[in-house]
């Protein structure tokens, strides 16, 4: 130099001239002109989480019903970040083993509470077996070196060592022992399950040293379930304020209190409840103002911290639209310009994205 992976930044610059929108200041007085300085995103997208803020006399207790699942910490909070563990894969690096480095995933409690599933092949998939082989009995029957030896056939019987199916098949190994085998005993190993102890760690946890059990120590909970933490509720079309209009009419219940209502169900307790509620048919309101932008905001330094991120201090002040504003033209430069537009505001997840910059890892090639 070149490539790949990871992170990060930008999202064409720049002048002209003509429109558009809020805001100041002038003037002009129903309206409106002029001048100033500004007017889309990193995802503004999904509407998938989490909050702030608003409003509801239970935001009490129970079941139901949801969400989350190694461990510490960050934060307003989260199913998010950050560092660590542990499993899994890739390369490196090693005689082999154990152990190491780097880099990437990870939906990562519990399978000895229980209930289900594991297709096809196989004898047989977990209360899980006999196809072919072996072994011994009993019968037929052929050869031979003939009271018995080999081969075949067939029925019983034993076995799970050997083969074969499959992703997964009765923990290895080695000797005994039986007709033949088998943990059937024995050493030695194992460790899926239960459990004790040091060590070090703030912790999941790793390092050793042990005890029982066990011979069918399967897998699977992103299957049901079991354990453990948290979970009011509704949503800016929340809400608040002015104007302006209109029509009531049947039913229900009843003044200690019923019918109902109390903002997920449903149940128990509380409250509200009388010109008060509750059902149903029908009439009026569809107009403005406001919430509406200083926000757990953006930035720089400095300290601490691996690290997210916190603390101080300094500076900036960065769209508020409502039938929905932010653009057309032209000329220069370059990297020849992707994905693509708020609507109460924030942090996050997730999805799309052209070029062109940095940064760090590993690789290849060349020169010194």
């Nucleotide at each position: 130099g070149g490539a790949a992976g990871c992170a990060g930044a930008u999202a064409a610059a720049g002048g002209a001239u003509c429109g558009c929108c809020g805001c100041a200041u002038u003037c002009c007085g129903a309206g409106g002109a002029a001048u100033g300085a500004g007017g889309a995103g990193g995802a503004a997208a999904g509407u998938c989480c989490g909050g702030g803020c608003u409003c509801c006399g239970c935001a009490g207790g129970g079941u139901a019903g949801g969400a989350u699942g190694g461990u510490u910490c960050c934060u307003a909070a989260c199913g998010g970040g950050a560092a660590c563990u542990g499993c899994u894969c890739a390369c490196c690096a090693a005689a082999a083993a154990g152990a190491g480095g780097u880099g990437a995933g990870u939906a990562a409690g519990g399978a000895a509470a229980g209930u289900g599933c594991c297709g096809c092949a196989g004898a047989g998939a977990a209360u899980a077996g006999a196809c072919u082989u072996u072994u011994c009995u009993c019968g037929c029957c052929g050869c031979c070196c003939c009271a018995g030896g080999c081969a075949g056939c067939g029925a019983g019987a034993a076995u799970a060592a050997a083969g074969g199916u499959g992703a997964a098949a009765a923990g290895g190994u080695g000797a005994g022992g039986u007709a033949a085998g088998a943990g059937c005993u024995c050493a030695c190993c194992g460790u899926c399950c239960c459990u004790g102890g040091u060590u070090g760690g703030c912790g999941a946890c790793a390092a050793c040293c042990g005890g029982g059990a066990c011979u069918g120590a399967g897998g699977u909970a992103a299957a049901c379930c079991c354990c453990a933490u948290c979970c009011g509720g509704a949503g800016c079309a929340a809400g608040g304020c002015u104007a302006a209009a209109c029509a009531a009419a049947a039913g229900g219940u009843g003044u200690u209190u019923a019918a109902g209502g109390c903002u997920u169900a449903c149940c128990c307790g509380g409250c509200c409840g009388a010109g008060a509620c509750c059902u149903u048919u029908g009439g009026g309101u569809u107009a403005g103002c406001u919430g509406c932008u200083a926000a757990a905001g953006c930035g720089g330094u400095u300290a601490a911290g691996c690290g997210a991120u916190u603390a101080a201090u300094c500076g900036c002040g960065u769209a508020g639209a409502u039938a929905a504003a932010u653009g057309g033209u032209c000329c220069u430069u370059c990297g020849u310009g992707a994905c693509a537009g708020g609507a109460c505001c924030c942090g996050g997840c997730u999805u799309a994205c052209a070029g062109u910059c940095u940064g760090c890892u590993u690789c290849c090639c060349g020169g010194u």

Annotation: Predicted 3D model of a 368-nucleotide RNA (Bacterial RNase P class A) from a Candidatus Aminicenantes bacterium. Its Rfam family is "Bacterial RNase P class A". Rfam classes the family as a ribozyme.